[in-house]
This record gives sequence, structure tokens and C1' cells, in this order.
RNA sequence: AUAGCCCAGCCGGGAGAGCGCGGAUAGACCGCCGCCGAAGGAGCAAUCGCCCCGAAAACUCUCAGGCACCCGGACCGGCUGGGGGUC
Repeated sequence: AUAGCCCAGCCGGGAGAGCGCGGAUAGACCGCCGCCGAAGGAGCAAUCGCCCCGAAAACUCUCAGGCACCCGGACCGGCUGGGGGUC
């Protein structure tokens, strides 16, 4: 100095499913019933890896979370900073 790789911060976009019933009750909380998958978690596995060890989905489960708006949100894009690699 530096496009691609990794991490963090900020900005923008970002789905699904209950404004359910009861507790005097809008929210929160507790109980019951019904749902959703895209925080996190778990399972199977294509595949990668010469073997072992290991890595591994947006598939499956729904523990956790969520089910008007807001918030959150995998993931995508941009900016900034750092790490690693390269010169």
C1' cells in the first nucleotide's frame, strides 16, 4: 500500500404466525388453548476433508424466542476501524 477473507461499530433494507380466552385489565405478568421460523440452541445430512479427528443448510425440531404497531430479527448492501494474508 492493498480487491477478495475474518471480526466489531454505525446507517439502510429485511419474512412468517393471536390486537385469542381467563385473572376487574390497554401494556407488562401468570394460567390455558392455537400458531410461526430468520436471534440463539439441538438433530439429520449433501458436501469438504486421503483415513482418523473435524467442518457443514435457509432441511428437521421448537428448548429458547416470536405471533397489530413499535422493538427485535437470520440475511443483504454501504461506510468506518481492526485482524489476517499478499506486495

Glycine riboswitch aptamer, 87 nucleotides, folded computationally.